[in-house]
RNA sequence: GCGCGUGUAGCUCAGGGGUUAGAGCGGUUGUCUUAUAAACAACAGGUCCCUGGUUCGAAUCCAGGCACGCGCA
Numbered sequence: 001g002c003g004c005g006u007g008u009a010g011c012u013c014a015g016g017g018g019u020u021a022g023a024g025c026g027g028u029u030g031u032c033u034u035a036u037a038a039a040c041a042a043c044a045g046g047u048c049c050c051u052g053g054u055u056c057g058a059a060u061c062c063a064g065g066c067a068c069g070c071g072c073a
Stems, first nucleotide, its partner, number of pairs: 001072007010025004018056001027043005049065005
């Protein structure tokens, strides 16, 4: 340099055009306990990498960029 893939919560990841953006782990608070852990309940946490386009409507489709990974040279 070329090709392919990935980018969504603190971490690991679902979600592949619509009606509230989710799970597990983690965090906070509470219950329980002499106390801690475990368990249970509630809560907080997101400009869905950036810019533009398509669409009535985009996390989702398209283009360009950026970062990372793999392959080829």
The RNA shown here (transfer RNA) has 73 nucleotides and comes from a Candidatus Wolfebacteria bacterium. Taxonomically the source falls in Candidatus Wolfeibacteriota (Bacteria, Bacteria candidate phyla). Model confidence (mean pLDDT): 82 of 100. It matches the Rfam family "tRNA". About the family: Transfer RNA (tRNA) molecules are approximately 80 nucleotides in length. By type it is a transfer RNA. On this family, see Hou, Trends Biochem Sci 1993: "The tertiary structure of tRNA and the development of the genetic code". The RNAcentral record of the sequence draws on ENA.